[in-house]
RNA sequence: ACCUGUAAAGGGCAAACCCGUUGAAAAGCGGGGACGCAAAAUCACCGGUCUAAGGGGGUGACCCUACGACAGCGGGAUCGCCAGG
Numbered sequence: 001a002c003c004u005g006u007a008a009a010g011g012g013c014a015a016a017c018c019c020g021u022u023g024a025a026a027a028g029c030g031g032g033g034a035c036g037c038a039a040a041a042u043c044a045c046c047g048g049u050c051u052a053a054g055g056g057g058g059u060g061a062c063c064c065u066a067c068g069a070c071a072g073c074g075g076g077a078u079c080g081c082c083a084g085g
Stems, first nucleotide, its partner, number of pairs: 002085004012037002017032006035072001041078003045075003048070003054065004
C1' cells in the first nucleotide's frame, strides 16, 4: 500500500416511534429510544428519491419546476479504528 471481516478487544454510530425546537414542506438539530451498521465518518460529482416556498401554467381540481433536502438508495471521491492475510 492492497485485500478480507468468521471470531475477539476497546469502543463508535443510531432506524421506527415519542418529546422539544427550526423550517412552507421534505427534512435538520437536541433529548429519550435501538431496527440495524466495518465506514450508518465526510462530500450532492453521476444516477435516483422526497418536498414545492418562490416562479410558471390552468376557470378550477391540479400540473411543471430546486436555487431546498436525503450520504441509513446505488455509484464515485476523500479520510479512518481493530484483527487477519
Molecule: c-di-GMP-I riboswitch aptamer
Organism: Thiobacillaceae bacterium